[in-house]
RNA sequence: GGGGGCAUGGCUCAGUGGUUAGAGCGCUGGUCUUAUAAACCAGAGGUCCUGGGUUCGAUUCCCAGUGCCCCCA
Repeated sequence: GGGGGCAUGGCUCAGUGGUUAGAGCGCUGGUCUUAUAAACCAGAGGUCCUGGGUUCGAUUCCCAGUGCCCCCA
């Protein structure tokens, strides 16, 4: 230098044009327990990497950028 993949709660990931963006783990409170853990119940936490475009409507499609990973040179 060229090509490809990924970016979504603290972590690991799902979702893939329309409603309210979800799950597991973690965190907080409660029940239980002598106490802790486990179990059960409830809750908090997201400008869906950034900017533009297409569309009636974008986390989702397109373009550019940024970061990380892989391949080629």
Predicted 3D model of a 73-nucleotide RNA (transfer RNA) from a marine sediment metagenome. Its mean pLDDT, the model's own confidence on a scale to 100, is 82.